[in-house]
Predicted 3D model of a 1442-nucleotide RNA (small-subunit ribosomal RNA) from an uncultured bacterium. Rfam family: Bacterial small subunit ribosomal RNA. Rfam links the family to the GO terms structural constituent of ribosome and ribosome. The sequence is in RNAcentral, with records from ENA and SILVA. Model confidence (mean pLDDT): 85 of 100.
């Protein structure tokens, strides 16, 4: 520090995700030791049990006891500390800085003064009583440092007077007068208490500035409210409380309301700014079952006190009582989850005490938990045969791996034994602890896991699995070779831990202060005027709020940082230092901002003058056209469309002429021209009126800019009333269509128009807020002015366009009219969808609806610009038997062949639009053969190797069984080698074999686009990049063929040429040809054609047109030759080959059968339907080829196939005859003398064998068929068509295929259309690329959510009623030791009772806010293959969109 993920690729925008760090954690697997920390985050849920606050006899009485001492009680001090928790609280609660002249303070310290004289009670105790208990009450006795009275007293308190400082003011200070207020003793011989006062220290109360959460879908709040006067109250100010008076006070700098929350020091993260958090430790606050209340006290409204109410729990004799772990442990519950009912007061600290001492779950320790941090160990060295085993393997090996074993060594840890602390400052005294440490002994001994290994991200193989099981943080893996699942081996990471989950910060510059944006990605308000607010020209003076410097105070400690130091080191601890951006003073400065005073004119405005304009409003007015009405002429249609129909017309339309009515809009001028802030504004005239521009520089003197609110605001819409010609939602009809709720046509109402009012939206767009300043140029146009007589020109100003430099920008593009460079202010954005939606949210509206504006849920994207392709019912140019023009066919018939289908035991398999279908088959009777049935064989029909065996061995082989294969075995009988042995054979082990699967694992080969003219590269250049350029453009060509030009220059694969065949000539040769030598012919070599020549066109090019010559002319004809690539095209069955499967079978042998089936369908052919023909007879002319297990002549036989025969021939020699044709004859339009299917009989040939299932011949039989629907194929010249011949395969079998020659046409105007293709261009939401993409309803499932008659909770305040405890107040027949009084049934504080104000809680009623649930209902999201259509993306087939 970044990375992955949108695309075919690219750049950008943008979200999601990951790598890091952290935690009071939890979960999974695992677990040796120690140190230091840490441990209910949930139910402020409920709690059994024990303990957690007592102490003092030197305050006092009493009881027990010989004493020491103990006990309950009176009294004192403490119990307001310490410890816990985070509920509540958004507040002066907290933090920080101040104020308190408005205050309090027990114990402690210092100082001053005092401590005299009296009095009356009361607990304990005793007696008796009530009660289950808790407890209560009656009478009687008693003490005090308990209580009371008096005395004395100030520098105390209060009141009066005087002085005088500070101050806004004074309650503070000083002096003086008067009044008033105190005490307690104890033990001892020295103290310690007590009282009043002053001060200190420490602690506390109160007030204030500033700081610090979310929601504005909370915008207004407030009645003790704000202030005053008076009184009360408090330690104290105060509306704290009360009475009266006034009407204030708070709020957009966020009041009020709602939600959430203890605050801080700090902690985590981060480069920082910031963000998140507030466990442990420290400070502060709040709370103590819930709510209320006061008492005591220096201090409480009191965790282990009291009273009341409530809920809950417990005891009960039912009458009443008791209780409060958010103290320490512990229990239940909740929860993913958090410990011992431990030891000790030894240390530190606290309470009491004079002290000893007592108490202390504070604390010190121990226990449990890898919960965290830190440290240590599980051994170290040597050790190659690279052991065994495992895994992989191309079988060679590789790896585990110096790893192990083995040898040597060590002992941290462990075990045993011994010793044994510091912590304790003066003897003794240590919970921890017989611990840490130390010494000795023993022995490598007791000790390694976990996660990962597709990319991000470090680490790869095998097997299993087969979109299954599963993985997954994101992208994504898994459908038979998975480095992504599971297992194993290996590897990588970390390590007593490792992973996972959750949460926070980071990465995220993804809320942007540091540090982002808004033309098209999300984002400029539709436009103006303008209060508050923000910002503000130039110059001088003053001031000092902002700002800067210096200095003082504070910013607790801990933490963090630096230095040092202590535990062996570290974690941890200790000491010191610096820092602490903050706040508050004091002081200095005076630039800048502010404030204030004065000046200026460049901003802004005023004035004068000139000027353009569809700027706005009102009232008039004009012509053209449409329609309607009246009239004339006139007759059969008109109208409308792609074509029609509806419609209209003989009751007279349309057409045409005249007249009239009415409404709306204003042709030409008219322009990317003008005006306006925008919406918008268009005949002409008049009136009223807004704004702008130029010039002048006379006037004002910063008066300015931006801006919640207010106004304006297209179309459509709404209200009321008019108007209504044309047009025209809805609606009706006609067409179109599968349908047509549309597009087209005929009609047609709201509306469009006017007046007044409402509404307030838009793709209200330049998708570009307003204002100002600055920044090369060129060119058009509008307006005014200046110079010029004018034409015209020039340099300035104001508008409006185009191009373009710099610059900017992701690119497109913008570019003085900025999207450049800056400033001011406003508005707006933060992934897509849900959604501009919901809301008994608010607000506006008559309504429609507008403005404001979420969430659940869901996706890994959604987007912008540009690139290359592909595509378009886009465009341009151009090719091709592509169409057209022709000729012959196919599609109908019969037959042949192939295929589908069906059938079958099997009908083996493959090929499937073009590019499968007379294809693999260039030859299925057996064989082939892969299929079926049946019969056999198992080291095998075939290969290689190892071990063993074998001499009458290997081999041959008669009977016999069998369909054969095979079995069987009489008999015969070898080879090399001196021998051992080899070969062979038998057996055994390895292995063979497979036309079994996968052409989606492959090689090779092939088809196709396509013989189309294309496809690329190097260097350079352009672009951030994908990529472009080159290869575009103008010509030209069959051609990316060539020429010209151009940021390209060259090159490669293709094209062409080079190769072969045919066509002319020459030369040579002359076998077998022809022939007797000249030619024909054959072979070989050579010549010839190159747009070379001429004319024209063209650009002085390439080239094209024409011509000459020539056998041949512009590629002469034909062949071979197939670029980069596409179709996961075809082939595992031609061959090869990975993997998988099979092994007495999926191998192999044999016999027979099948591949030949047959209701059908298609494809390719053959033969025909006839007279341009058929039959018969005569006659004529080829070429390519093949031939030795071959081709086979003559001759003879046979009607013939053929047979006999065997000449000749490894061939220019022989086989070898062409047919159509031609001559003659017959047939006469007929299912025929056409046609030959089918069938019968008789033959021939091949072959082991023609039944299934061959070919041929003769005789007989003679079927369908009379030119073939929609549709469809081939061919542009020696071509089509017609005719025969040959060859391969092959024993035989050819209508197929490949070749050969013979005869030999027709037509092409042309490129609109169909198909295919090339180049350029355009659009795109396509990229599996239009057989693409994609929208909405409906149906089904899942999920969340809105509405909903309601139902049911929570919370908040208000009103009314009742009203506990309790303080205050008032009252009273009550009571009333101390004091007053001689006394009294006297006064009297107090007590008690009653009342009253307030008052918790409860009740009643209506509300606010917020949840849950709800028949039904609305839309939404998501879900491999549902339904209907085709809306959008190409002119998406009606341009799309708002």
């Nucleotide at each position: 520090a970044g990375a992955g993920u949108u695309u075919g690729a690219u750049c950008c925008u943008g979200g999601c995700u990951c790598a890091g760090g952290a935690u009071g954690a939890a979960c999974g697997c695992u677990g040796g030791c120690g140190g230091c920390g840490u441990g209910c985050c949930u139910a402020a849920c409920a709690c059994a049990u024990g303990c957690a606050a007592g102490u003092c006899g030197a305050a006092c009485g009493c009881u027990c006891g010989c004493a020491a001492g103990a006990g309950a009680g009176u009294g004192g001090c403490g119990c307001a500390c310490g410890g816990g928790u985070g509920a509540g609280g958004a507040a002066c609660a907290c933090g920080u800085a101040g104020c308190u002249g408005a205050c309090c303070u027990g114990c402690c310290u210092u100082c001053g003064a005092g401590u005299g004289c009296g009095g009356g009670a009361u607990a304990a105790c005793g007696u008796g009583c009530c009660g289950a208990a808790a407890g209560g009450g009656a009478c009687g006795c008693u003490a005090a440092u308990a209580c009371c009275g008096c005395a004395u007293a100030a520098c105390g308190u209060c009141g009066g007077g005087a002085c005088g400082a500070u101050u806004a003011g004074a309650a503070g200070g000083u002096c003086u007068c008067g009044a008033c207020c105190a005490a307690a003793g104890g033990u001892u011989a020295a103290c310690u208490g007590c009282u009043c006062g002053a001060a200190g220290a420490g602690g506390g109360g109160g007030c204030u500035g500033c700081g610090a959460c979310c929601c504005a879908u909370c915008a207004g709040g407030u009645a003790g409210u704000u202030g005053g006067u008076g009184c009360g109250g408090u330690a104290a100010c105060g509306g704290c409380g009360c009475a009266c008076c006034a009407a204030g006070c708070c709020a957009a700098c966020g009041a009020c309301g709602g939600g959430u929350c203890g605050g801080g020091g700090g902690u985590c993260u981060g480069a920082g700014a910031g963000g998140a958090c507030g466990a442990c430790c420290c400070c502060c606050c709040a709370c103590a079952c819930u709510g209320g209340g006061a008492c005591u006290g220096a201090g409480a409204c009191a965790c282990g006190g009291c009273c009341c109410a409530g809920a809950c729990u417990c005891c009960u004799a039912c009458g009443g009582g008791a209780g409060g772990c958010a103290g320490c442990a512990g229990u239940g519950a909740g929860g993913g989850a958090u410990a011992u009912u431990g030891c000790a007061c030894a240390a530190u600290g606290g309470g009491g005490g004079a002290a000893a001492c007592c108490c202390u779950g504070a604390u010190g320790c121990a226990g449990c938990g890898a919960c965290g941090c830190c440290g240590c160990g599980u051994g170290g060295g040597c050790g190659a045969u690279g052991a065994a085993g495992g895994u992989c393997u191309u079988c060679g090996g590789a790896u585990u791996g110096u790893a192990a074993a083995g040898c040597c060594c060590u002992u941290u840890u462990c075990u045993g034994u011994g010793u044994g602390a510091c912590g304790a400052g003066c003897a003794a005294g240590g919970a921890c602890g017989g611990u840490a440490g130390c010494a000795c002994a023993g022995g490598a001994a007791u000790a390694a896991g976990u996660c990962u290994c597709g990319g991000c991200u470090a680490a790869c193989u095998a097997c299993g699995u087969g979109c299954c099981a599963g993985c997954a943080g994101c992208c994504g893996c898994g459908g038979u070779a998975a480095a992504a699942c599971g297992u194993a081996g290996g590897a990588g990471g970390c390590a007593a831990g490792c992973g996972u989950u959750a949460u926070c910060c980071g990465g995220a510059g993804u809320u942007a202060c540091u540090g982002g944006g808004c033309g098209u990605a999300a984002a400029g308000g539709g436009c103006g005027c303008g209060c508050a607010g923000g910002c503000g020209g130039u110059u001088g003076g003053g001031u000092a709020a902002g700002u800067g410097g210096a200095u003082g105070g504070u910013g607790a400690a801990a933490g963090a940082c630096c230095c040092g130091u202590g535990c062996u080191a570290a974690a941890c601890g200790c000491g010191g230092g610096g820092a602490a951006c903050g706040c508050c003073g004091u002081u200095c400065a005076g630039a800048c901002u502010g404030c204030u005073c004065g000046g200026c004119u460049a901003g802004a405005g005023c004035c004068a003058u000139c000027u353009a304009g569809a700027g706005g409003g009102a009232c008039g007015u004009g012509g053209a056209a449409u329609u309607c009405g009246g009239g004339g002429u006139g007759u059969a249609g008109c109208g409308g469309u792609g074509a029609a129909a509806u419609g209209u017309g003989u009751a007279g339309a349309g057409a045409u002429c005249c007249c009239g009515a009415g409404g709306a809009a204003c042709a030409c001028c008219a322009g990317c021209g003008g005006u306006g802030a925008a919406g918008a504004c268009g005949g002409c005239g008049u009136c009223c009126u807004g704004g702008g521009g130029g010039u002048g520089a006379g006037c004002u003197g910063a008066c300015g800019c931006u801006g919640a609110g207010c106004g304006c605001g297209a179309a459509g819409g709404c209200g009321u009333g008019g108007g209504g010609a044309g047009c025209c939602a809805a609606c009706g009809g006609g067409a179109u269509u599968a349908g047509a709720g549309a597009c087209c046509c005929c009609g047609g109402u709201a509306g469009u128009c006017c007046a007044c009012g409402c509404g307030g939206u838009a793709a209200a767009c330049g998708a570009u807020g307003u204002c100002g300043a600055c920044u090369c140029g060129a060119u058009g146009u509008c307006c005014a002015a200046c110079c010029g007589c004018a034409a015209g020109g020039g340099g300035g100003g104001g508008g409006u366009g185009u191009c373009a430099c710099a610059g900017c920008a992701a690119a497109c593009g913008c570019g003085g009219u900025a999207a450049g460079u800056c400033g001011a202010c406003c508005g707006c954005c933060u992934g897509g969808g849900a959604a501009g939606u919901a809301c008994g949210g608010g607000u506006c509206g008559c309504a429609a609806g507008g403005c404001u504006a979420a969430a659940a849920c869901u996706c890994a994207a959604a987007g912008g610009a540009a690139u290359u392709g592909a595509c378009g019912g886009g465009g341009g140019c151009c090719c091709g038997c592509a169409c057209a023009a022709g000729c012959a066919g196919c599609g109908g018939a019969g037959c042949g062949u192939g295929u589908g289908g069906u059938u079958u035991a099997a009908u083996u398999c493959g090929a499937g639009g073009c590019u499968a279908c007379g294809c693999g088959a260039a030859g299925a009777a057996c064989c082939u053969u892969a299929c079926c049935u049946g019969g056999g064989u198992u080291u095998g029909a075939c290969a290689u190797g190892g071990g063993g065996g074998u001499g009458g061995u290997a081999g041959g082989g008669a009977a016999c069984c069998g369909a054969a294969a095979g079995g069987g075995g009489a008999c015969c009988g070898a080879c090399c080698g001196c021998a051992a042995g080899g070969a062979g054979c038998c057996u055994u082990c390895a292995c063979a074999g497979g036309u079994g699967c996968u052409g989606c694992a492959u090689g090779g080969c092939u088809g196709u686009c396509g013989u189309c003219a294309g496809c690329u590269c190097g260097u350079g250049u352009c672009g951030u990049g994908a990529g472009a350029u080159g290869u575009a453009c103008g010509g030209u060509u069959a051609a990316g063929u060539c020429c010209g030009c151009a940021a390209a220059c060259g090159a490669g694969c293709g094209c062409a040429a080079c190769c072969c065949c045919c066509g002319g000539c020459g030369u040579g040769u002359g076998u077998u040809a022809c022939a007797c030598g000249u030619g024909u012919c054959a072979c070989a070599c050579g010549c010839a054609a190159c747009u070379g020549c001429c004319c024209g066109u063209g650009a002085g090019a390439a080239a094209c047109g024409g011509g000459a010559g020539g056998a041949a002319g512009g590629u002469g004809g034909g062949g071979a030759u197939g670029a980069c690539g596409u179709c996961a095209a075809g082939u595992c069955a031609g061959c090869a080959u990975g993997g998988c499967c099979u092994u007495u079978a999926u191998a192999u042998c044999c016999a027979g059968g099948g591949c030949g089936a047959c209701a059908c369908a298609c494809a390719c052919g053959c033969u025909a339907c006839a007279a341009u023909g058929g039959g018969c007879g005569g006659c004529a002319c080829a070429a390519u080829g093949g031939g030795g297990a071959g081709c086979g002549a003559a001759g003879c036989g046979g009607c013939g196939a053929c047979g006999c025969g065997g000449a000749g021939c490894g061939g220019a020699u022989c086989c070898u005859g062409a047919a159509a044709g031609u001559c003659g004859u017959u047939c006469g339009u007929a299912g025929u003398u056409c046609g030959g299917a089918u069938u019968g009989c008789a033959g021939g040939c091949u072959g082991c064998a023609a039944c299934c299932c061959g070919c041929c011949u003769g005789c007989a039989u003679g079927a369908a068929g009379c030119u073939g629907g929609a549709g469809u194929u081939g061919c542009u010249a020696g071509u089509a068509a017609c005719c025969g011949c040959c060859g391969g395969u092959c024993a035989g079998c050819a209508c197929a295929c490949g070749g050969c020659g013979g005869u030999g046409a027709a037509u092409a105007c042309g490129u609109u259309c169909c198909c295919g293709g090339g180049c350029c261009u355009u659009g795109u939401a396509c990229a599996c690329a239009c057989c693409g993409c994609c929208c909405g309803u409906c149906a089904c499932g899942u999920c969340a959510u809105g509405g909903g008659a309601g139902c049911u909770g929570g919370u908040c305040a208000c009103g009314c009623c009742u009203g506990a405890a309790g303080u205050g107040c008032a009252g009273c027949a009550g009571u009333g030791a101390a004091c007053c009084g001689c006394a009294a049934c006297g006064g009297g504080a107090g007590c008690g009772c009653u009342g009253u104000c307030c008052g918790a809680a409860g009740g009643c009623a209506g509300g606010g806010c917020u949840g849950g649930u709800g028949a039904c209902u609305g839309g939404g999201a998501c879900g491999a293959a549902g339904u209907c259509g085709u809306a959008a993306c190409a002119a998406g087939g009606u341009a799309a969109c708002c």